RNAcentral holds the sequence, with entries from MGnify. Predicted 3D model of a 165-nucleotide RNA (Lysine riboswitch aptamer) from uncultured Acetatifactor sp.

RNA sequence: GAUAGAGGUUGCGUUUUUCAAGAGUAUUUUUUCGGAGGUAACAGGUACCGUUGAGGGAAGAAGAAAGGGGAACACGCCGAAAGAUAAGGUAUCCUGUAUAUGUUAUCUUGGGCAUACGUUUAAGAAGCGUAUGACUGUCAUCUCGUAAGCAGAUGGGGCGCUAUC
Numbered sequence: 001g002a003u004a005g006a007g008g009u010u011g012c013g014u015u016u017u018u019c020a021a022g023a024g025u026a027u028u029u030u031u032u033c034g035g036a037g038g039u040a041a042c043a044g045g046u047a048c049c050g051u052u053g054a055g056g057g058a059a060g061a062a063g064a065a066a067g068g069g070g071a072a073c074a075c076g077c078c079g080a081a082a083g084a085u086a087a088g089g090u091a092u093c094c095u096g097u098a099u100a101u102g103u104u105a106u107c108u109u110g111g112g113c114a115u116a117c118g119u120u121u122a123a124g125a126a127g128c129g130u131a132u133g134a135c136u137g138u139c140a141u142c143u144c145g146u147a148a149g150c151a152g153a154u155g156g157g158g159c160g161c162u163a164u165c
Stems, first nucleotide, its partner, number of pairs: 001165005008078001011077004016072004027062007037049004041097005081109007089101004110136002113133008138156006
C1' cells in the first nucleotide's frame, strides 16, 4: 500500500409507515367594539389590500401544515456517520441580510449512555460544545499466572485495530 473483517446499555445512516409535539396555533368564518393602517421572512424598493372599514380587542363555530424529533419494518453500511467554518448553487416578488436545502474544500469527534451548564430550537424533543462519571471496543506498557487464558492498573487515538498478501 491492497484486500477482507470486528466494535454495540438502541452501533451508524436512508426510504417508508406510524406516533407525540407543533396546536386548539396559523388560517377560514359569524357577531360586535374600534377607526387607519396592513400584507408579501427582516430593511429599503416595488406591488397589492384598506374609510364599501385595515391591523387590533372580545365572544362563538370550524381547524391544518412544514422544518425539528421518537418508534417499527426493510435496505445500505462499520468514518458507519455527525458537527463546525468557508465558497459558490437553489427557494422565499427585486437588492442586501437572514433562514432552509443540498454540493465542494478544510477541520473536529473511537462508540453509545447518564448528569450539570451553555447554545440552536416552539420545546430537555433532539443536535452541538464543555466538564464529570461509569460502560464498551482496540492497541501498548506493567502486575498476577509454568503456559494457554483470564483479571487488574496506567496510557493512546479511528490517519486507530485484527487477518492475509

It matches the Rfam family "Lysine riboswitch aptamer". Gene Ontology term of the family: lysine biosynthetic process. Rfam's curators write: Riboswitches are metabolite binding domains within certain messenger RNAs that serve as precision sensors for their corresponding targets. Allosteric rearrangement of mRNA structure is mediated by ligand binding, and this results in modulation of gene expression. This family includes riboswitches that sense lysine in a number of genes involved in lysine metabolism, including lysC. Model confidence (mean pLDDT): 76 of 100.